Overview:
This is a predicted structure of a 62-nucleotide RNA (Fluoride riboswitch aptamer (crcB RNA motif)) from Methylovirgula sp. Its mean pLDDT, the model's own confidence on a scale to 100, is 80.
RNA sequence: GCUCUGCAUGGCGAUGGAGUUCGCCGUAAAAGCCCGACCGGGAUGAUGACUCCUACGACUGC
Numbered sequence: 001g002c003u004c005u006g007c008a009u010g011g012c013g014a015u016g017g018a019g020u021u022c023g024c025c026g027u028a029a030a031a032g033c034c035c036g037a038c039c040g041g042g043a044u045g046a047u048g049a050c051u052c053c054u055a056c057g058a059c060u061g062c
Stems, first nucleotide, its partner, number of pairs: 010025004016053006033042003
């Protein structure tokens, strides 16, 4: 220096908060997709999934 294992109890899952749950990591998990040689251009979504709140967007009514 590299690799493996145990413990710790913590963290992560394309932009915020909370609850439940699933998966993953333990210094990593994570850092999205499509077109395109590159430059560049395009679409969706605040969720990993469900519910609620906040922010943003669309339509309608007062």